[in-house]
Context: one part of a larger RNA
RNA sequence: UAUGCUUGUCUCAAAGAUUAAGCCAUGCAUGUCUAAGUACGCGCCGAAUUAAGGCGAAACCGCGAAUGGCUCAUUAAAUCGGUUAUGGUUCCUUAGAUCGUACUUUACUACUUGGAUAACUGUGGCAAUUCUAGAGCUAAUACAUGCAGCAGAGCUCCGACCUUCGGGGACGAGCGCUUUUAUUAGACCAAAACCAAUCGGACCUCGCGUCCGUCUCUCGUGGUGACUCUGUAUAACUUUGGGCUGAUCGCACGGGCCCGUCCCGGCGACGUAUCUUUCAAGUGUCUGCCUUAUCAACUUUCGAUGGUAGGUUACGCGCCUACCAUGGUCAUAACGGGUAACGGGGAAUCAGGGUUCGAUUCCGGAGAGGGAGCCUGAGAAACGGCUACCACAUCCAAGGAAGGCAGCAGGCGCGCAAAUUACCCACUCCCGGCACGGGGAGGUAGUGACGAAAAAUAACGAUACGGGACUCUUUUGAGACCCCGUAAUCGGAAUGAGUACACUCUAAAUCCUUUAACGAGGAUCCAUUCGAGGGCAAGUCUGGUGCCAGCCGCUGCGGUAAUUCCAGCUCGAAUAGCGUAUAUU
Numbered sequence: 001u002a003u004g005c006u007u008g009u010c011u012c013a014a015a016g017a018u019u020a021a022g023c024c025a026u027g028c029a030u031g032u033c034u035a036a037g038u039a040c041g042c043g044c045c046g047a048a049u050u051a052a053g054g055c056g057a058a059a060c061c062g063c064g065a066a067u068g069g070c071u072c073a074u075u076a077a078a079u080c081g082g083u084u085a086u087g088g089u090u091c092c093u094u095a096g097a098u099c100g101u102a103c104u105u106u107a108c109u110a111c112u113u114g115g116a117u118a119a120c121u122g123u124g125g126c127a128a129u130u131c132u133a134g135a136g137c138u139a140a141u142a143c144a145u146g147c148a149g150c151a152g153a154g155c156u157c158c159g160a161c162c163u164u165c166g167g168g169g170a171c172g173a174g175c176g177c178u179u180u181u182a183u184u185a186g187a188c189c190a191a192a193a194c195c196a197a198u199c200g201g202a203c204c205u206c207g208c209g210u211c212c213g214u215c216u217c218u219c220g221u222g223g224u225g226a227c228u229c230u231g232u233a234u235a236a237c238u239u240u241g242g243g244c245u246g247a248u249c250g251c252a253c254g255g256g257c258c259c260g261u262c263c264c265g266g267c268g269a270c271g272u273a274u275c276u277u278u279c280a281a282g283u284g285u286c287u288g289c290c291u292u293a294u295c296a297a298c299u300u301u302c303g304a305u306g307g308u309a310g311g312u313u314a315c316g317c318g319c320c321u322a323c324c325a326u327g328g329u330c331a332u333a334a335c336g337g338g339u340a341a342c343g344g345g346g347a348a349u350c351a352g353g354g355u356u357c358g359a360u361u362c363c364g365g366a367g368a369g370g371g372a373g374c375c376u377g378a379g380a381a382a383c384g385g386c387u388a389c390c391a392c393a394u395c396c397a398a399g400g401a402a403g404g405c406a407g408c409a410g411g412c413g414c415g416c417a418a419a420u421u422a423c424c425c426a427c428u429c430c431c432g433g434c435a436c437g438g439g440g441a442g443g444u445a446g447u448g449a450c451g452a453a454a455a456a457u458a459a460c461g462a463u464a465c466g467g468g469a470c471u472c473u474u475u476u477g478a479g480a481c482c483c484c485g486u487a488a489u490c491g492g493a494a495u496g497a498g499u500a501c502a503c504u505c506u507a508a509a510u511c512c513u514u515u516a517a518c519g520a521g522g523a524u525c526c527a528u529u530c531g532a533g534g535g536c537a538a539g540u541c542u543g544g545u546g547c548c549a550g551c552c553g554c555u556g557c558g559g560u561a562a563u564u565c566c567a568g569c570u571c572g573a574a575u576a577g578c579g580u581a582u583a584u585u
Stems, first nucleotide, its partner, number of pairs: 001581005009454001011452002015447001016414001022412003026409003031063002037060002043055003061433001070367003080288003084284003089281002095276004109247001113144002120136002123133003154175004161168002176244002180236004199213005222229001246270001248269004253265004257260001290338003297329003304326008342364003346357004369390002372387003392403001394401002420445001422444003428441001429439003460491003463487006470479003496525001498518002500515001502514001528574005533555002539569001541568004550557002
């Protein structure tokens, strides 16, 4: 793991892995709206009969759908585990920061620019689909276009012109972050001497002549073990399918004066580019795997090993290309074959050492009938996305159209072998514009002797009988205010199994736990399964059979007194369980 017999209570609880990663009818499993993107549904509320406003189907827009769930086919240095690296990279979201630089030109909107399109209306097509055509409207945080204000100062070039050649310097050009290329600085041991200038002092032949002394000052971004790191500076570049620099939305309203339907202002929402962060991800380093030599050589001009350059990539890399070199692995088992092989955490058994298992709830990987390719996107080589081919297979009016349960239920098939087309988002969490919606993730019931824990099927007394140790007794025996057992003898007491008002439980129920009322004497409210020669606990009892029928893991039993067969009785073992087969220790 399967199966046979049996099964009262209660709590947990595995469950179409093994065989066919075989095939699938039907239904569901991914959607989503706040005060805060877009409302003009003749939809509703509202109003006097028209409004404002509120709610709001549908649709556009945004986000999610790359998570979860399922399965284990592939896969043997691959996956995976431990260990490190990213100074070789990407990152929606979260959190913290930053986001005064835009224009140029003959007529110029910055209190706000432009053109569409859906829903809607109406006309339609097809046998048919989550198919859609033509016409008519109308929105934006969709798609586009595009100012002003604050800042405002400085720096780098150019250098007309002036010049006492020391220098001064107008006009003009460029200068935000990001991109690309090139360049640039980023110094550092000590002292003395010398030259020039300045300052102080002394000597004076007042010539700044000679001598001595003073150095007084300043700034070098940050980090690492290590950068061609970060930051600074200079010259340009910045893709025409244009990188960013807000023409957005809500709630409260307040202040100012020149009183205008003017100006200024708060708290949020959403959005934008860059840096760090978070959540991750991608690639590497070292080391570790079952079996096989009836696998001994393998790889390479069709990349094998290395170098140089380029391309590709988010980045490193023969990842790819060109040109070179001739390498790389192997008896310490390469390469090849097998695996009824996803890896690990783990499980069983065990003195110690080992052996076997691990499809399965946690972590990692892989896959969605088989291969391949791709769009969108921060993220997929996605399959409850698309496109081909192959294999299956559905509807059809025969022209065409649609498909992928190794999601949850369910069906067929396969088999020794496995549950309901149930209820719910109340819990745990996830997603969304979200306190509100959704979720076969998940929870709850149903099936369920996979397996595990607890634990009823009687307890007590009297009487009768049998017995024990004790006390008394020479024995027969007697006693107890001692005990054990057997009785279809007698007695009342106690309870649940079951039935059931009610509470509780729960999203709603069920069950459990509580609990009125019923509910026990052969308490028929009846415990079973295997065995009884030995191994191995328990019969030389009875009837039947007669080497037959049968039992028997092994040894054996059975041929007319069977301790072994078939039965009855009795007994033994385990007990709500016990037997059998198989795998394994």